The prediction has a mean pLDDT of 85.
This is a predicted structure of a 92-nucleotide RNA (SAM riboswitch aptamer (S box leader)) from Hymenobacter citatus.
Its Rfam family is "SAM riboswitch aptamer (S box leader)". Rfam describes the family as follows. The SAM riboswitch is found upstream of a number of genes which code for proteins involved in methionine or cysteine biosynthesis in Gram-positive bacteria.
It was read from a public genome assembly, where an Rfam model found it.
NCBI's taxonomy places the organism under Bacteria, Pseudomonadati, Cytophagia, Cytophagales, Hymenobacter.

RNA sequence: UUUUUAUACAGAGGCGUGGAGAGACAGGCUCGACGAAACGCCGGCAACCUCCGUUUAUCGCGGAACGGUGCCAAGUCCUGACCAUAUAAAAA
Numbered sequence: 001u002u003u004u005u006a007u008a009c010a011g012a013g014g015c016g017u018g019g020a021g022a023g024a025c026a027g028g029c030u031c032g033a034c035g036a037a038a039c040g041c042c043g044g045c046a047a048c049c050u051c052c053g054u055u056u057a058u059c060g061c062g063g064a065a066c067g068g069u070g071c072c073a074a075g076u077c078c079u080g081a082c083c084a085u086a087u088a089a090a091a092a
Base pairs, nucleotide, nucleotide: 001092002091003090004089005088006087007086008085013042014041015040016039017038021031022030023029025080026079027078028077043072044071045070048068049067050064051063052062053061054060076084
């Protein structure tokens, strides 16, 4: 990168560096010098992988959160395309 499956109305932010952009895309709308992106540190949320219990069961249900990811303005910000985008797991 591609494919498959699942999920996307809930939840969770401070500080430092940094300096003007950011919210995927188009159109809106919004956020931003009362400091955007990015990076770092600490904290947190969730529970996909993971672990424990239950079960005939690799289904389901309940629980945990050391570890691997993810996430922490607005319903995926709104509308559109709905496999368009994002994330997880698996495969190539």